RNAcentral holds the sequence, with entries from ENA. The RNA shown here (transfer RNA) has 73 nucleotides and comes from an Elusimicrobiales bacterium. Its Rfam family is "tRNA". The family's RNA type in Rfam is transfer RNA. Lineage of the source: Bacteria > Pseudomonadati > Elusimicrobiota > Elusimicrobia > Elusimicrobiales. The coordinates come from a structure-prediction model, not an experiment, and the mean pLDDT is 82. The same sequence occurs in records of 3 taxa.

């Protein structure tokens, strides 16, 4: 320098025939108990790496770019 893969909640990740942003764990509160644990419920938490383009509409398609992994040189 080139090819491919990955980047989504605090952590691990799902989600792309373009239209609802989600799960588990964690956190806060509530219920349950004499108390704790377990269990149940509710809630908070996101510029979907960044910039631009296409589109009525982009996590998803296109271009560029940054970071990580891997292979080639």
């Nucleotide at each position: 320098g080139g090819g491919c893969c990955c980047g989504u909640a605090g952590c691990u990740c799902a989600g792309u025939u373009g239209g609802g942003a989600g799960a588990g764990c964690g956190u806060a509160c509530c219920c349950u108990u004499g108390g704790c644990a377990u269990g149940g419920g509710u809630a908070a938490g996101g510029u979907c790496g960044c910039c631009g383009g296409u589109u009525c509409g982009a996590u998803c398609c296109c271009g560029g770019u940054c970071g990580g992994g891997u292979c080639c040189a």